A computed fold for a 75-nucleotide RNA from a Candidatus Woesearchaeota archaeon, annotated as transfer RNA. Rfam family: tRNA. It is annotated as a transfer RNA.
RNA sequence: GGCUCCUUAGCUUAGCGGUGGAGCGGCUGGCUGUUAACCAGCAGGUCGCCAGUUCGAAUCUGGCAGGAGCCGCCA
Numbered sequence: 001g002g003c004u005c006c007u008u009a010g011c012u013u014a015g016c017g018g019u020g021g022a023g024c025g026g027c028u029g030g031c032u033g034u035u036a037a038c039c040a041g042c043a044g045g046u047c048g049c050c051a052g053u054u055c056g057a058a059u060c061u062g063g064c065a066g067g068a069g070c071c072g073c074c075a
Base pairs, nucleotide, nucleotide: 001071002070003069004068005067006066007065010024011023012022013021018055026042027041028040029039030038048064049063050062051061052060
């Protein structure tokens, strides 16, 4: 330098054009002599960034950034 893949909540991840979800974690309450466990509820996401396409984009297209893998070049 070329090619392929990945980037969504604090962490792990689903969602592949039509209201952004789950588990763990966090907070509050219940239960319990207390803790844990269990039960109920709540908060938390400009979907990496900038543009484009579209009535509508996390999703499609282009560029950029970061990461992973493979291949190549120089000496």
Notes
The prediction has a mean pLDDT of 82. The RNAcentral record of the sequence draws on ENA.